Background:
SAM riboswitch aptamer (S box leader) from uncultured Aeromicrobium sp., 107 nucleotides, folded computationally. The prediction has a mean pLDDT of 85.
């Protein structure tokens, strides 16, 4: 910089209090958090093979390199819109919609 992020997929051992990026919320956690190891699984970004066509795109296969296996990236944060409440012209609430920011993963 580009692409994707509503789907999917967990057991065991060691360990022993945290974890969900940050902040707020709300959750997960002694019926065992983080971390490390083993095995299993999901997916198909890249690589590989094959095919199609305008020749760099698309499709199929595979599973070698990554990734992932609570909750939509758990929700919100900034902007626009909507609904509701109060106040009367602004304020509050909402796990309502869209976009942005941020983040994650791959190349």
């Nucleotide at each position: 910089u580009c692409a994707u992020c509503a789907a999917g997929a967990g057991g065991g051992g060691c360990a022993g209090a945290g974890g969900g990026a940050c902040c707020g919320g709300c959750c997960c956690g002694a019926u065992g958090a983080a971390g490390c190891c083993c095995c299993a699984g999901c997916a198909a970004c890249c690589a590989g093979u094959c095919g199609u066509c305008c020749a760099g795109a698309c499709g199929a296969c595979c599973a070698g390199g990554u990734g992932c296996u609570a909750a939509g990236u758990c929700c919100g944060g900034c902007c626009c819109g909507g609904a509701c409440g109060a106040u009367c012209g602004u304020c509050g609430u909402c796990a309502c919609g869209g976009g942005a920011c941020a983040g994650a993963u791959g190349a």